Predicted 3D model of a 266-nucleotide RNA (Bacterial large signal recognition particle RNA) from a soil metagenome. The coordinates come from a structure-prediction model, not an experiment, and the mean pLDDT is 76. It matches the Rfam family "Bacterial large signal recognition particle RNA". The family's RNA type in Rfam is non-coding RNA gene.
RNA sequence: CCGUGCUAGGCGGGGAGGUAGCGGUGCCCUGCACCCGCAAUCCGCUCUAGCGGGGCUGAAUCCCCUCCCGAGGGGCGCGGCCCCUGAGUCAGCGCGCCGCCUGCAGGCGUCGAUGGCCGGGUCCCGCGCGAUGCAGGCCCGCGAACCAGGUCAGGUCCGGAAGGAAGCAGCCUUAAGCGGUCCCCUGUGGGCGCUGCGGGAUCGCCCGGCCGGAGCCAGCAGACGGUGGUCAGCCCUCAGGGACGGCUUCGACGGAGGGUGCACGG
Repeated sequence: CCGUGCUAGGCGGGGAGGUAGCGGUGCCCUGCACCCGCAAUCCGCUCUAGCGGGGCUGAAUCCCCUCCCGAGGGGCGCGGCCCCUGAGUCAGCGCGCCGCCUGCAGGCGUCGAUGGCCGGGUCCCGCGCGAUGCAGGCCCGCGAACCAGGUCAGGUCCGGAAGGAAGCAGCCUUAAGCGGUCCCCUGUGGGCGCUGCGGGAUCGCCCGGCCGGAGCCAGCAGACGGUGGUCAGCCCUCAGGGACGGCUUCGACGGAGGGUGCACGG
């Protein structure tokens, strides 16, 4: 050096979480990596690492160590002309309201402003008149087989007769009732009207008269002052979160360097 057979080792690793601690199951990253059983009120371990069973590989591309790189994860009383959410706050900006001043541009006013006084209306109560609705009366028409009235033919009854009595139909009339008329009368109703009457109320508004004699009204802009947070829009304060950045920590994949056997035969 070559061949054969073995052994240690290997057949994934890492982060967070969880745990007294470690590993695993579950989550995430890496990227492809034997099979079966077990496992979150969990499973297996107790000091270098899942446990149990089976299989493959095996001294190097493959196992072990160191360094570099850095996917990804964790941490921080970290940062600010970044973003989001919530809470607070009127000191400031903005906004609302009020007051005052100034300016601008109007309208009304000596054909009389604001103001004052008086009267009327608007409001309330009562009454009157009118219109209207309803009811009743008046008026007109109809209206009773008998149980309404009058007159009662015929017939009936009483009587010797004279005469008398009740009375159906018919005719006339009327009651209750029905209908009409609405001219007149009475009563009554009300979101009716009145250039009727009386009383009340009278803040305001409208109309008119008188007094008096110069103001009155609304708008816009600006400054100032006050006020308002049930105007939270900005700023500010506090809390939480996100993205980015900083520091720190672990670190897969990948790269470089180094290290590690035994037996037999040639």